A computed fold for a 349-nucleotide part of an RNA from a metagenome, annotated as small-subunit ribosomal RNA, central domain. Its Rfam family is "Bacterial small subunit ribosomal RNA". Its family is annotated with ribosome and structural constituent of ribosome in the Gene Ontology. The coordinates come from a structure-prediction model, not an experiment, and the mean pLDDT is 87. The full RNA is in RNAcentral, with records from SILVA.
[in-house]
Context: one part of a larger RNA
RNA sequence: UUGGGCGUAAAGGGCAAGUAGGCGGGCUAAUCAGUCCAUGGUGAAAGUUCGGUGCUUAACAUCGAAUUUGCUUUGGAUACUGUUAGUCUUGAGUGUGAGAGAGGAGAGCGGAAUUCCCGGUGUAGCGGUGAAAUGCGUAGAUAUCGAGAAGAACACCAGUAGCGAAGGCGGCUCUCUGGCUCAUAACUGACGCUAAAUUGCGAAAGUGUGGGUAGCGAACAGGAUUAGAUACCCUGGUAGUCCACACUGUAAACGAUGGGCACUAGGUGUUGGUGACGUUAUGUUAUCAGUGCCGUAGCUAACGUGUUAAGUGCCCCGCCUGGGGAGUACGGUCGCAAGAUUGAAACUC
Numbered sequence: 001u002u003g004g005g006c007g008u009a010a011a012g013g014g015c016a017a018g019u020a021g022g023c024g025g026g027c028u029a030a031u032c033a034g035u036c037c038a039u040g041g042u043g044a045a046a047g048u049u050c051g052g053u054g055c056u057u058a059a060c061a062u063c064g065a066a067u068u069u070g071c072u073u074u075g076g077a078u079a080c081u082g083u084u085a086g087u088c089u090u091g092a093g094u095g096u097g098a099g100a101g102a103g104g105a106g107a108g109c110g111g112a113a114u115u116c117c118c119g120g121u122g123u124a125g126c127g128g129u130g131a132a133a134u135g136c137g138u139a140g141a142u143a144u145c146g147a148g149a150a151g152a153a154c155a156c157c158a159g160u161a162g163c164g165a166a167g168g169c170g171g172c173u174c175u176c177u178g179g180c181u182c183a184u185a186a187c188u189g190a191c192g193c194u195a196a197a198u199u200g201c202g203a204a205a206g207u208g209u210g211g212g213u214a215g216c217g218a219a220c221a222g223g224a225u226u227a228g229a230u231a232c233c234c235u236g237g238u239a240g241u242c243c244a245c246a247c248u249g250u251a252a253a254c255g256a257u258g259g260g261c262a263c264u265a266g267g268u269g270u271u272g273g274u275g276a277c278g279u280u281a282u283g284u285u286a287u288c289a290g291u292g293c294c295g296u297a298g299c300u301a302a303c304g305u306g307u308u309a310a311g312u313g314c315c316c317c318g319c320c321u322g323g324g325g326a327g328u329a330c331g332g333u334c335g336c337a338a339g340a341u342u343g344a345a346a347c348u349c
Base pairs, nucleotide, nucleotide: 004320005319006318007303008302012317014201015200016199017198021194022193023192025088026087027086028085029084030083031082033081034080035077036076037075038074040072041071042070048066049065050064051063052062053061054060091191092188093187094186095184096183097182098181099180103177104176105175106174107173108172109171110154114150115149116148118146119145120144121143125136126135162169163168206247207246208245209244210243211242215241216240220236221235222234223233258316259315260314261313262312263311266294267293268292269291270290271289272288273287274286275285276284277283298305299304322349323348324347331342332341333340334339
């Protein structure tokens, strides 16, 4: 390769934009490249298969046919695919009118709490634990009241609620800005889907330079516990956590489920639109887009999944092929480094 797979057994790329490529809606016409039919040539012989014949049989030999799945000539067919020309509106996009939202960036503001500093009151404890001790406190702590400073995070609202491609996003206001949904059917007229390479985004930790540092807190120190205790518990505490700029590029980056389109029972919540009915109960119902639960058929090894599919199909990409060795070695690329990425083999079971 063939074949089979990827929720949990090995396997969906962390996510997106998009180039090549692959695939691609309805109708009409042309063409005949693919495709199909017929035909001529070629496709050595031996071999192989089938049917005969000859050695007493067989092996063997020999004759005929088939095979040689291919390439090519000529003539034809025109449904499908391709190509060319034209056309259409349902796919896609635009316009118009509404709507919801912790979507993103920047600036400003706010209150609660914490710690520290100053002052008042006040006196012997506070703190901490399973129990203690280290620690703090008569140089006046803890507690309480007033005033001030700083940094970080935004209680309630808060919701299997919302938004975002993913990572992720939560006090309030303003400025700039991306996407989405519904209605309408005016416009374009297949402009589409996917996506190797490439490019961008990408939690936390970590790195560089400069700031900042309230609380928390790797490392570290001390106190306990213990046979020991390089831990769990306690008292402290540096990097870090925060900001700016630059790097890193990884996660159980998870729905462990790639993207798109179509089709295939229902029931019941909820979010955002729109319509109809209406005895205006803030009611019933229909529909579109999301987000949950239960469940039919089907699928599944089972668990489960089930219109948000893991069902039924089509298109494109990524990935898997026994365990260990190993996400290691070597080499390449990237990085300041840490390391990342690509990624074996011997050997062994």